[in-house]
RNA sequence: CGCUCAUCCAGAGGGGCAGAGGGAAACGGCCCGGUGAAGCCCCGGCAACCCUCCAGUCGGUACUCGUCGUUGAUCGCGAGGCUCCCGGCUAGGGAAGGUGCCAAAUCCGUCUCAUGACGAAGUGCGUCAUGAGGAAGAUGAGGA
Numbered sequence: 001c002g003c004u005c006a007u008c009c010a011g012a013g014g015g016g017c018a019g020a021g022g023g024a025a026a027c028g029g030c031c032c033g034g035u036g037a038a039g040c041c042c043c044g045g046c047a048a049c050c051c052u053c054c055a056g057u058c059g060g061u062a063c064u065c066g067u068c069g070u071u072g073a074u075c076g077c078g079a080g081g082c083u084c085c086c087g088g089c090u091a092g093g094g095a096a097g098g099u100g101c102c103a104a105a106u107c108c109g110u111c112u113c114a115u116g117a118c119g120a121a122g123u124g125c126g127u128c129a130u131g132a133g134g135a136a137g138a139u140g141a142g143g144a
Base pairs, nucleotide, nucleotide: 001143003142004141005140006139007138008137013043014042015041016040017039021032022031023030026110027109028108029107044102045101046100049098050097051094052093053092055090056089057088058087059086060085063080064079065078066077067076068072106136111133112132113131114130115129116128117127118126119125
């Protein structure tokens, strides 16, 4: 950064400085906060994206065997599943390092669709509830 992919109902807090806000933005709701918000620092922790180990499984330009009247422009054609190598996926383990995170689901809603209930509404509209998806955002790994 108008890019790609994955994840977002789990988990994990103390101290110091500071001094009124904070929960991304707007609106609504609901919360947190002088028993001390944001921010900064120290220490601790959580998790397992990057990393790494093991097993299984699948695939391959790897491997094995066979074959060629043109022996292959980066290893022709056919077959195979024992071994090496590479990659994907699944389950499990690790945690030194790079990030991240440590109230509430990303606190909830906002847009679309479905279902149900209700309403002076009657293929329609409104409100509420539930579910699915989207948008936006966050974090990581890539990319430009």

SAM riboswitch aptamer (S box leader), 144 nucleotides, folded computationally. It matches the Rfam family "SAM riboswitch aptamer (S box leader)". About the family: The SAM riboswitch is found upstream of a number of genes which code for proteins involved in methionine or cysteine biosynthesis in Gram-positive bacteria. The SAM riboswitch acts at the level of transcription termination control. The predicted structure consists of a complex stem-loop region followed by a single stem loop terminator region. An alternative and mutually exclusive form involves bases in the 3' segment of helix 1 with those in the 5' region of helix 5 to form a structure termed the anti-terminator form. This entry represents the conserved core of the complex structure involving helices 1-4. Its mean pLDDT, the model's own confidence on a scale to 100, is 81.